[in-house]
RNA sequence: GCCGGGAUAGCUCAGGUAGUUAGAGCGAAGGACUCAUAAGCCUUAGGUCGGGGGUGCAAAUCCCUCUCCCGGCA
Numbered sequence: 001g002c003c004g005g006g007a008u009a010g011c012u013c014a015g016g017u018a019g020u021u022a023g024a025g026c027g028a029a030g031g032a033c034u035c036a037u038a039a040g041c042c043u044u045a046g047g048u049c050g051g052g053g054g055u056g057c058a059a060a061u062c063c064c065u066c067u068c069c070c071g072g073c074a
Base pairs, nucleotide, nucleotide: 001073002072003071004070005069006068007067010026011025012024013023019057028044029043030042031041050066051065052064053063054062
């Protein structure tokens, strides 16, 4: 340099073909239970969906570009 994959909650990751509220597990906070603690149970908070632009009524999703990470070829 070329090709492919990836970037979504504090962490690990879902999110068929654009569509009516962006989710799970773990973690965190609170509650209940208990003599008390742990485990298990209930509830809640937490998101510029990597940055910028474009198409479109509508973009996490499609297109362009940039940054970063992983792999392959040279």

Record summary: The prediction has a mean pLDDT of 81. Transfer RNA from a Patescibacteria group bacterium, 74 nucleotides, folded computationally. Lineage of the source: Bacteria > Bacteria candidate phyla. It was read from a public genome assembly. Rfam family: tRNA. Rfam links the family to the GO term triplet codon-amino acid adaptor activity.